[in-house]
Context: one part of a larger RNA
């Protein structure tokens, strides 16, 4: 390089933007760059490949004649690419109404519970477990009543619901703001797809100042089980969760399935719009579940949301360990991340 793969076997980048590059809708003219065809030049000889031929024969060696798929020039030929011009509307985008909706950010606001604090009432317990101890309590616990305080979550509604690129989003209201869906087809006229490097966005944990700190908790410390028990059970309890900026960039960051077009049976929930209907439902566009047909698969499955036919683009795979280590680079404040082999071993 051909070739084959990546839902579970080795493999889809955590997701988006998006330069370059890659691909690219309809018709119509030119051009002839790529393409095709004649024709010409040139493609040293050997080498190989057929034929004939000399060494007895073979290997060697002579002749010829093909080959040298190549390049160059010249003439034509225009389906298809491409390049120029012109044009279209269906791909995109845009305008107008109309929805749905935990999309995002700020703010202020509510009540349930917890935990404390102060008072009241009240008396020996209470707490926890498989039993148990530790812990709390006569300095009055635990229960109960009122009144404050604090943070941090937002029962029920709730749903195989819904929004978002992905991560993720959930208690009212308010401002400020992305994105979609649908119907009218008015407007533009390919203005698309895809995207290495790049830039941004990225749950948790973790990290720097500063604040905060109610409940829960790595670490600790104590009780307990136990042959031990550095766990698992129980009392405690700091980081930490929580905010404000600033960083880390990583996850079973999972549909373990890249994005995008376009075809290819049906059934049956269900959300959002529309058309028709008096409704019941039909029908039609967009999500999002299940069941199934071809077809696909090594099975299990998948099946108009494909893992089926098909095309474009990017990204990764190529036997187990060693090893996502090692040295190098680079990014980080660091913890560490990104890139990433061998030896040798089976």
């Nucleotide at each position: 390089c051909u070739g084959g793969g990546u839902g579970u076997a080795a493999a889809g980048g955590g997701a988006g933007c998006g330069c370059a590059g890659g691909c690219g809708g309809g018709u119509c003219u030119a051009u002839a760059a790529g393409u095709c065809g004649a024709c010409g030049g040139u493609g040293a000889a050997a080498u190989c490949u057929u034929c004939c031929a000399g060494c007895u024969c073979a290997a060697c060696u002579g002749g010829a004649a093909a080959a040298c798929u190549g390049c160059c020039g010249c003439c034509g030929a225009u389906a298809c690419u491409g390049u120029a011009g012109a044009u279209c509307u269906u791909g995109a985008a845009u305008a107008u109404g109309u929805c749905a909706g935990a999309g995002g950010g700020a703010a202020a606001c509510g009540g349930a519970a917890u935990u404390c604090a102060u008072g009241g009432u009240g008396u020996a317990g209470c707490g926890g477990u498989g039993a148990a101890a530790u812990g709390c309590g006569u300095a009055g616990a635990u229960a109960u009543c009122a009144u404050g305080a604090a943070g941090a979550a937002c029962a029920c509604c709730a749903g195989u619901c819904g929004c978002g690129a992905a991560g993720g989003c959930g208690g009212u209201u308010u401002c400020c703001u992305g994105g979609g869906a649908c119907a009218u087809u008015a407007u533009u006229g390919a203005c698309g797809c895809u995207c290495a490097u790049g830039c941004u966005c990225g749950a948790a944990a973790g990290u720097g100042u500063g604040g905060g700190g109610a409940g829960c908790a790595a670490a600790c410390a104590g009780g307990a089980u136990u042959a031990g028990a550095u766990a698992c059970c129980c009392u405690g309890g700091u980081a930490g969760u929580c905010c404000a900026c600033a960083c880390c960039u990583u996850a079973a960051a999972c549909g373990a399935u890249g994005a995008a077009u376009a075809c290819u049976a049906g059934g049956u929930g269900u959300c959002g719009g529309g058309u028709c209907g008096a409704a019941a439902g039909a029908c039609u566009c967009g999500g999002u579940g299940c069941c199934a047909a071809a077809g696909c698969u090594a099975a299990c499955g998948c099946a108009u949301u494909a893992a089926g036919u098909a095309u474009u683009c990017c990204a990764c795979c190529u036997g187990g360990g060693g090893a996502g280590u090692a040295c190098g680079a680079u990014c980080g404040c660091a913890a560490g991340g990104u890139u990433g082999a061998a030896a040798c071993u089976c």
Small-subunit ribosomal RNA, central domain from an uncultured Chlorobiales bacterium, 346 nucleotides, folded computationally.
The coordinates come from a structure-prediction model, not an experiment, and the mean pLDDT is 89.